[in-house]
RNA sequence: GACUCCGUAGCUCAGUGGAUAGAGCAUCCGCCUUCUAAGCGGACGGUCGGGCGUUCGAAUCGCCCCGGGGUCG
Numbered sequence: 001g002a003c004u005c006c007g008u009a010g011c012u013c014a015g016u017g018g019a020u021a022g023a024g025c026a027u028c029c030g031c032c033u034u035c036u037a038a039g040c041g042g043a044c045g046g047u048c049g050g051g052c053g054u055u056c057g058a059a060u061c062g063c064c065c066c067g068g069g070g071u072c073g
C1' cells in the first nucleotide's frame, strides 16, 4: 500500500431500516443469612467511533475520515 472483518453501558456482547437501544458481568441499594459468599429484587450507567448523505424514519444502508485485528505484497 491492497483486500477483508470489527468499533454499541466500566468489561464481554446482542440488536442487520419502525419508533422510549437491550442482556450478562461489574458498581450501588434492599431482601435473605449469626457473618461472609451464593441466591432473589431494584437502581445507576449510552450523543451506538466522527462527519456528510439516502430515507417518512438510520445503531442498521452509501461515501469519506479515525482507531483496532487478520491476509497478501
Base pairs, nucleotide, nucleotide: 001072002071003070004069005068006067007066010025011024012023013022018056027043028042029041030040031039049065050064051063052062053061
Transfer RNA from an Erysipelotrichaceae bacterium, 73 nucleotides, folded computationally. Its Rfam family is "tRNA". The family's RNA type in Rfam is transfer RNA. Its mean pLDDT, the model's own confidence on a scale to 100, is 81. The sequence was found in a public genome assembly.